Record summary:
This is a predicted structure of a 103-nucleotide RNA (SAM riboswitch aptamer (S box leader)) from a bacterium. It was read from a public genome assembly, where an Rfam model found it.
């Protein structure tokens, strides 16, 4: 890159650099353009996937390897199902992130 498998209603932000864009992707909606978008950069923080440490064990704590710190994965896309008059919701799933493991 690609298979598997497991999680996805919680939780955590401030400088500095930088300029106008982000938010996977269509479409909606919303953030952002000097109350400063992505990138990157220091520090701080969440969370507990994976390994160590710890103990008889299982927790706690911890140290590493990831990951995350706008809005459920922002919402919908496809199937079905309730409601109902076009709307409001459920359940499955497909994309997608992320871990671990295999090719």
């Nucleotide at each position: 890159u690609u298979c598997u498998u497991a999680u996805c209603a919680a939780g955590a932000g401030c400088g500095g650099u930088g300029a106008a864009g982000g938010g996977a992707u269509g479409g909606g909606c919303c953030c952002g353009u000097a109350c400063g978008a992505a990138a990157c950069c220091g520090c701080a923080g969440c969370a507990a996937c994976c390994g160590g440490a710890g103990g008889c064990a299982a927790u706690a704590u911890u140290c590493g390897g990831u990951g995350c710190u706008a809005a459920c994965u922002c919402c919908c896309g496809c199937a079905g199902g309730a409601u109902a008059a076009u709307u409001u919701c459920c359940u499955g799933g497909a994309a997608g992130a992320u871990a671990a493991g295999a090719a």